[in-house]
RNA sequence: ACGCGCUGGCGGGACUCGGUGUAAUUCCGAACCGGCGGUGAUCCACGGUCCGACCGUGGUAAGCCCGCGACCCGGUCGGCUCGUGCCGCCCGGUGGACCUGGUGAAAAUCCGGGGCCGACGGUUGAGUGCGGGCCUGCCCGCGCUCAGAAAGUCCGGAUGGGAGACAGCGCGC
Numbered sequence: 001a002c003g004c005g006c007u008g009g010c011g012g013g014a015c016u017c018g019g020u021g022u023a024a025u026u027c028c029g030a031a032c033c034g035g036c037g038g039u040g041a042u043c044c045a046c047g048g049u050c051c052g053a054c055c056g057u058g059g060u061a062a063g064c065c066c067g068c069g070a071c072c073c074g075g076u077c078g079g080c081u082c083g084u085g086c087c088g089c090c091c092g093g094u095g096g097a098c099c100u101g102g103u104g105a106a107a108a109u110c111c112g113g114g115g116c117c118g119a120c121g122g123u124u125g126a127g128u129g130c131g132g133g134c135c136u137g138c139c140c141g142c143g144c145u146c147a148g149a150a151a152g153u154c155c156g157g158a159u160g161g162g163a164g165a166c167a168g169c170g171c172g173c
Base pairs, nucleotide, nucleotide: 002172003171004170005169006168007167008166010164016030017029018028019027032152033118034117035068036067037066038065043059044058045057046056047055048054063116064115072093073092074091075090077088078087079086080085098114099113100112101111102110120156121155122154124147125146126145127144128143129142130141131140132139133138134137
């Protein structure tokens, strides 16, 4: 160095201006953001070489090329519960998006141009019924009716989970 096991902390970014409107960081115009591993013709450094070509080593390089993760759905098993159910491990499913011109031997990655994508839940107003609060005519909660407004970026689950990178320890070789 490599393999196996254990432990530790780490491990996601982004709404600014204008418009419409009772109401929008949700719509419209413009702007803004890009997790992890792999690949990789970019670039950088060091070394070999008389120098260069070239070769070697290390670093760096993709949101939309290949995979992974979060969310959601299902199942086995286990735990808790009188029960409905809740929680956990593992397994399976679901799970977005690229064209074009240039260079070149070669472009899914380089350079130019133009596009595209991004889990689940929440969100506004008026009227009204019941309950509650107190400053007694307003506020809060639940429900109903009518109209409505829609989130990659706001709020929430989440002080969570996590691909994984790193460090330490033990054993093997």

About this RNA: This is a predicted structure of a 173-nucleotide RNA (FMN riboswitch aptamer (RFN element)) from Micromonospora sp. ATA32. Model confidence (mean pLDDT): 78 of 100. Its Rfam family is "FMN riboswitch aptamer (RFN element)". Rfam describes the family as follows. The RFN element is a highly conserved domain that is found frequently in the 5'-untranslated regions of prokaryotic mRNAs that encode for flavin mononucleotide (FMN) biosynthesis and transport proteins. Rfam links the family to the GO term FMN binding. It was read from a public genome assembly, where an Rfam model found it.